[in-house]
Context: one part of a larger RNA
């Protein structure tokens, strides 16, 4: 030098992508304990005191015929030690966003998650020899169920809501009309044939679902605009004009797990901050169940800050094991 494990003067996150790792906390019992909140919780929140043995008085419980023994709780007084939860085991803590309500679930062998599932919503199909699935069928499950059931789908506690568009493409409903297959049907026609007749061909009409059509229906797939001008400082546009659409984005949220320019810009933390929180709105490219926006609790999730600690570092040294290496 390597692995492991231990210990360190002053500093103490100056390390780093990022406290990673490691140290710190750790037990009972007393005391104390915020925001916020679904009132359950948060909460062991935080923070802070006490702890060994000895002696006196008290207490309570078990054993015992009794003397008294043993452990319990509480008050006071005394020893000892660096140190008394003396070894070992044995929460680090607080504040702020995001995202996911949660417990749970997963890529056996690089991903545990914000990913899936869920309790709750909804929208659709089914009337039972249900639909739906397997099956060439018999048959089976659905179900020894019977719409408070069963199936498909999306969404994803809870509060608050969930706009506007049916032109397009699905659904579903309608039948007046077009358009249409096979079948009827049969004017005519062709071929043979002396002729009956045989054999082909065929125009009128008649003809279902489908389409075309009409209507409905977006918690069905999906969509939800541009120009120009205008207010007694400048800006700005409540407001007016046009053009186009099937309507032109509502609430709420917005530099955001979405923001290109962009380190936008004010503001707060830092001495100093391309992250961070709060604000603003010019949203290249948020937006309402492909659901919007809040939300206590939760989280081996992710971001920023703070305290305690600390060999992460400044800056590295020593020390036990095990190699390595040299000699035997």
């Nucleotide at each position: 030098c390597u692995g492991u494990u231990c210990u360190g003067a002053a500093g103490g996150a100056a390390c780093u992508c990022g406290g990673c790792a490691a140290a710190u906390u750790g037990c009972a019992c007393c005391c104390g304990u915020a925001a916020c909140u679904u009132c359950g919780g948060a909460a062991g929140a935080a923070g802070g005191g006490u702890g060994a043995c000895c002696c006196u008085a008290a207490u309570a419980a078990a054993g015992g015929c009794a003397a008294c023994u043993u452990u319990u709780u509480u008050a006071g007084g005394g020893u000892g030690g660096c140190a008394c939860a003396a070894a070992a085991g044995a929460g680090g803590g607080g504040g702020u966003g995001g995202c996911g309500a949660c417990u749970g679930u997963u890529u056996a062998u690089c991903a545990a998650a914000a990913a899936c599932a869920c309790a709750g919503g909804g929208c659709u199909c089914u009337g039972c020899g249900a639909a739906g699935u397997c099956g060439u069928a018999a048959g089976a499950c659905g179900a020894c169920g019977u719409a408070u059931a069963g199936g498909g789908u999306c969404u994803g506690a809870c509060g608050c809501c969930u706009g506007c568009c049916c032109g397009g493409u699905g659904c579903u409903g309608g039948a007046a009309g077009g358009u249409u297959a096979a079948g009827a049907g049969g004017a005519g026609g062709u071929g043979u044939g002396c002729a009956a007749g045989c054999a082909c061909u065929g125009a009128a009409u008649u003809g279902a679902a489908g389409c075309c059509c009409c209507a409905g229906u977006a918690a069905a797939c999906g969509g939800c605009g541009g120009c120009c001008g205008u207010a007694a400082c400048u800006a700005u546009a409540a407001c007016g004009g046009u053009c186009c659409u099937a309507a032109g984005g509502u609430a709420g949220c917005g530099a955001a797990a979405u923001u290109c320019c962009u380190u936008g810009u004010c503001g707060g933390g830092u001495a100093a901050g391309u992250u961070c929180c709060g604000a603003c709105c010019u949203g290249c490219a948020c937006g309402a169940a492909u659901g919007g926006c809040g939300u206590a609790a939760c989280g081996a999730c992710u971001u920023c800050c703070c305290c305690a600690c600390u060999g992460u570092c400044u800056c590295c040294a020593g020390a036990g094991c095990a190699g390595a290496c040299u000699c035997a």
Large-subunit ribosomal RNA, domain IV from an Alphaproteobacteria bacterium, 328 nucleotides, folded computationally. The organism belongs to Alphaproteobacteria, within Bacteria. The coordinates come from a structure-prediction model, not an experiment, and the mean pLDDT is 88. Rfam family: Bacterial large subunit ribosomal RNA.